[in-house]
RNA sequence: UGAUUUUCCGGCGAUGGAGUUCGCCCUUAACCGCCCUCGCGGCUGAUGACUCCUACAAACUG
Numbered sequence: 001u002g003a004u005u006u007u008c009c010g011g012c013g014a015u016g017g018a019g020u021u022c023g024c025c026c027u028u029a030a031c032c033g034c035c036c037u038c039g040c041g042g043c044u045g046a047u048g049a050c051u052c053c054u055a056c057a058a059a060c061u062g
Stems, first nucleotide, its partner, number of pairs: 010025004016053006033043003
């Protein structure tokens, strides 16, 4: 580093982390935003929801 086997841990909810809660899925899955003239175009949000932290953005003050 690769392969195989066994055991354990589940995973997901449009961009990070943690807690709580809700929902969904069982690997053939849940999930993978919106608008549009479909263009190398435009727009919102770090949450499914709540709270906190971090990052980003806007305004004001020192």
Predicted 3D model of a 62-nucleotide RNA (Fluoride riboswitch aptamer (crcB RNA motif)) from an Acidobacteriota bacterium. Of the family's consensus pairs, 100% are formed in the model. Taxonomically the source falls in Acidobacteriota (Bacteria, Pseudomonadati). It matches the Rfam family "Fluoride riboswitch aptamer (crcB RNA motif)". Gene Ontology terms of the family: response to fluoride and positive regulation of gene expression.